[in-house]
Context: one part of a larger RNA
RNA sequence: UGACGGGGGCCCGCACAAGCGGUGGAGCAUGUGGUUUAAUUCGACGCAACGCGAAGAACCUUACCUACUCUUGACAUCCAGAGAAUCCUGUAGAGAUACGGGAGUGCCUUCGGGAAUUCUGAGACAGGUGCUGCAUGGCUGUCGUCAGCUCGUGUCGUGAGAUGUUGGGUUAAGUCCCGUAACGAGCGCAACCCUUGUCCUUAGUUGCUAACGGGUUAUGCCGAGAACUCUAGGGAGACUGCCGGUGACAAACCGGAGGAAGGUGGGGACGACGUCAAGUCAUCAUGGCCCUUACGAGUAGGGCUACACACGUGCUACAAUGGUCGGUACAGAGGGCAGCAAGACCGCGAGGUGGAGCCAAUCCCUUAAAACCGGUCGUAGUCCGGAUUGCAGUCUGCAACUCGACUGCAUGAAGUCGGAAUCGCUAGUAAUCGCGAAUCAGAAUGUCGCGGUGAAUACGUUCCCGGGCCUUGUACA
Numbered sequence: 001u002g003a004c005g006g007g008g009g010c011c012c013g014c015a016c017a018a019g020c021g022g023u024g025g026a027g028c029a030u031g032u033g034g035u036u037u038a039a040u041u042c043g044a045c046g047c048a049a050c051g052c053g054a055a056g057a058a059c060c061u062u063a064c065c066u067a068c069u070c071u072u073g074a075c076a077u078c079c080a081g082a083g084a085a086u087c088c089u090g091u092a093g094a095g096a097u098a099c100g101g102g103a104g105u106g107c108c109u110u111c112g113g114g115a116a117u118u119c120u121g122a123g124a125c126a127g128g129u130g131c132u133g134c135a136u137g138g139c140u141g142u143c144g145u146c147a148g149c150u151c152g153u154g155u156c157g158u159g160a161g162a163u164g165u166u167g168g169g170u171u172a173a174g175u176c177c178c179g180u181a182a183c184g185a186g187c188g189c190a191a192c193c194c195u196u197g198u199c200c201u202u203a204g205u206u207g208c209u210a211a212c213g214g215g216u217u218a219u220g221c222c223g224a225g226a227a228c229u230c231u232a233g234g235g236a237g238a239c240u241g242c243c244g245g246u247g248a249c250a251a252a253c254c255g256g257a258g259g260a261a262g263g264u265g266g267g268g269a270c271g272a273c274g275u276c277a278a279g280u281c282a283u284c285a286u287g288g289c290c291c292u293u294a295c296g297a298g299u300a301g302g303g304c305u306a307c308a309c310a311c312g313u314g315c316u317a318c319a320a321u322g323g324u325c326g327g328u329a330c331a332g333a334g335g336g337c338a339g340c341a342a343g344a345c346c347g348c349g350a351g352g353u354g355g356a357g358c359c360a361a362u363c364c365c366u367u368a369a370a371a372c373c374g375g376u377c378g379u380a381g382u383c384c385g386g387a388u389u390g391c392a393g394u395c396u397g398c399a400a401c402u403c404g405a406c407u408g409c410a411u412g413a414a415g416u417c418g419g420a421a422u423c424g425c426u427a428g429u430a431a432u433c434g435c436g437a438a439u440c441a442g443a444a445u446g447u448c449g450c451g452g453u454g455a456a457u458a459c460g461u462u463c464c465c466g467g468g469c470c471u472u473g474u475a476c477a
Base pairs, nucleotide, nucleotide: 001477002476003474004473005472007471008470009469010468011467012466013465015461016460019425020424021423022422023421026316027315028314029313030312031311032310033309034307035306042053043052064302065301066300067299068298069297070296073125077124078123079121080120081119082118083117086103087102088101089100090099091098092097107114108113127291128290130289131288132287136285137284138280139279140278141276143274148187149186150185151184152183153182154163155162156161167178168177169176193268194267195266196265198236199235200234201233202232203231204230208225209224212223213222214221239262242256243255244254245253246252318418322377323376324375325374326373327372334365335364336363339358340357344353345352346351384415389410390409391408392407393406394405395404431453432452433451434450435449436448437447
């Protein structure tokens, strides 16, 4: 100087407390451990691994296993020889592949050849998701959006170092003020950026419809309008600016006015010096080591989907604030040409036939659901719950056996609110309800977004956890 303390002081955080809803019990989904296996590819392991890499394993992916094959190689550059390229096709085979048959002869040319491409041969070389993340770059997590981390000069100290950065106030903040052997400065904080909340202005189509006219069973449907909504450009607006009080005449705090918004208005992006030899050699790049008729490459099938069990994360429930039937209302944000697909018709349905329209403020996905109105059920393992299983189907796709999703009929398991323990959340939040997208042929209870309905509680900081500043002890570095 740090680190640590079941030392002290001050302060903060859904850290506790106060509340609301969960997990832990059930069934299923999914990840992991373990076990099994020819293989169940690999990585990730307290917080910060475990719906994680994977924004999507039937083949492919795929790295694993088995079998069958190749050896200048599936891919790159160079050399020599031959053939344009390319297309059609036969036999054998699980296919890779092997052996054939046919069509075709193009472009440039100094007529030697060349460009593009294929085959054969020789070797330089290719190739490796093989090892080392404890050799590395890059990227990332975490402490933590915590308020800190440093430097120059000066001063003090023999020196390591100190000072500044401590102190008194204050703040979300090393934020600001005052004091001060310090004076300044840098990286952080804040602001500048995006979005949302109010108003003005510009522009009105594909969007809008107040007034006028026309039309319809009805609808901005038409003429028309530029007001309103909205769209998307520009601007205004919030700064403790104003008033009162407290304070040290300061910074600031408390209350008020005005205002759509008030003291950082809400949300996002943004992550200092560093810590964890944290994670990643399997995104990529890369040193070293290793393989080179194999640890490289191709193909078919299988596996990654196994199942006594254990754990994590979720979904659905156990019902009446509910289930079910009928009627009826209101979003936002996205996506669409190898695409989204309307009306119509067929099917109980998944879906099918067909194809208007739309490269989309125009058309489509697209009826939002909870809510509301009415009927029924009456506390029951039930008209709750839907697992499991049987049969019949639909769709995607060469192909749904291993191993897809969905539909109909039948079946109708556990489950009556969950031990010890444990998680999230402070407001348009929790809870609850549906909608969309990426990936994607198909395949979400996951992920990322979107809106609808919409709470309760916070006395307080003694305690648990984490963190910041000062101080103290130390046989630790």